[in-house]
Context: one part of a larger RNA
């Protein structure tokens, strides 16, 4: 707990997809549930409060009438709006065609350059390494060169300020399945739509479970160096992991630190995908129209940076979140996990 916010001061769930709820286009008729309207009925104790009067010499204080109680039920009454219901329309949505764009996914071949190993050729002392060196490898022939095989993993260039996807994220090259965005043109369906508490489903890197694979890289960990010291930084090795399969986990500065939608409000400019006109021998270029992706900037908004048609302007609809620092994203106790630990979440006490 009226309220007020959530780019960066606390605050957008990591993302989707959807239940229940909540909001929902034009346009016709009907119903009266919300609504509005009544000099209608009842009822709204009494005292108080307001107003008239009267009693204590006044007053406070009391006593009578009175109004007034916004409210609720009933009764009738309207029919703009919500809503119900019973039609209809096409702008919201969606469906068909056509047609090019793409690292959107899954699966399956496959291809070269480059490190390492292995075998043979040529060769002879050093190669590596650092600031400087050592530890390390080499005469059992290293390093270097050259010619063959093995074997994982990664795909220079192209390449972008670009491109695809909800979000994680996705890049050789070829073939299958597939998702989903745009563009155009008509036709159709006739509100079918947005949002989403619960729920479900994906979700990067570590980690975890089995079985597999290891080239190279590289926690842990030796070892050499630097230092007062050095459980780093820097060198030499290396092992888990890195990679394939299934199956867990479910968190991140999961960020644009910006939740989804819908409309409406100045332009420049560059780029990517689809039209359309003009011109042309074509590529370009101009005018213009749809949808993405930057920069710049106007009104406007912001504490102030700064956003600014991709909003942080202007407004409406729905969902999540916040509410002084510290305790503490912890403890308890729920739930889920094999663990690790997630997720949900206080409190004394402290400034």
């Nucleotide at each position: 707990u009226u309220g007020g916010g959530c780019g960066u001061a606390a605050a957008g769930c990591g993302c989707a997809u959807g239940u229940a709820g909540g909001c929902g286009g034009c346009u016709u008729g009907g119903c009266a549930a919300g609504u509005c309207c009544a000099u209608a009925a009842g009822u709204g104790a009494a005292a108080g409060c307001c107003c008239u009067c009267g009693g204590c010499u006044c007053a406070a204080c009391c006593g009578a009438g009175g109004a007034a109680g916004u409210g609720c039920u009933u009764u009738g009454g309207a029919a703009a709006c919500u809503g119900c219901u019973a039609g209809g329309c096409u702008u919201g949505a969606g469906u068909c065609c056509u047609g090019g764009a793409g690292g959107g996914g899954c699966a399956g071949g496959u291809g070269g350059a480059a490190u390492u190993c292995c075998c043979g050729g040529u060769g002879u002392a050093g190669a590596g390494g650092u600031g400087a060196a050592a530890u390390u490898c080499g005469u059992a022939g290293a390093u270097a060169u050259u010619g063959g095989g093995a074997g994982g993993a990664a795909c220079a260039c192209c390449a972008g300020u670009g491109g695809c996807g909800a979000a994680g994220g996705c890049g050789g090259c070829c073939u299958g399945c597939u998702g989903g965005a745009c563009a155009g043109u008509g036709a159709c369906u006739g509100a079918c739509g947005c949002u989403g508490a619960g729920a479900u489903g994906c979700g990067a890197a570590a980690g975890c479970g089995c079985g597999g694979g290891g080239a190279g890289c590289a926690a842990a960990c030796a070892g050499g160096a630097u230092u007062a010291g050095a459980u780093a930084c820097c060198c030499u090795g290396g092992u888990a992991g890195u990679c394939c399969g299934c199956g867990c986990c479910g968190u991140a500065a999961a960020c644009g630190a910006u939740g989804g939608g819908u409309a409406c409000u100045a332009g420049u400019u560059a780029u990517c995908g689809c039209g359309g006109g003009u011109a042309u021998c074509g590529a370009c270029c101009c005018c213009u129209g749809c949808g993405g992706u930057g920069a710049c900037g106007u009104c406007g908004c912001u504490a102030a940076c700064g956003c600014a048609u991709u909003a942080a302007g202007u407004a409406c609809c729905c969902c999540g979140c916040c509410u002084g620092g510290g305790g503490a994203g912890u403890a308890c106790g729920g739930c889920c996990g094999c663990a690790a630990g997630g997720u949900u979440a206080a409190a004394a006490c402290u400034c």
The part of an RNA shown here (small-subunit ribosomal RNA, central domain) has 351 nucleotides and comes from an uncultured marine bacterium. Its Rfam family is "Bacterial small subunit ribosomal RNA". Gene Ontology terms of the family: structural constituent of ribosome and ribosome. RNAcentral holds the full RNA, with entries from ENA and SILVA.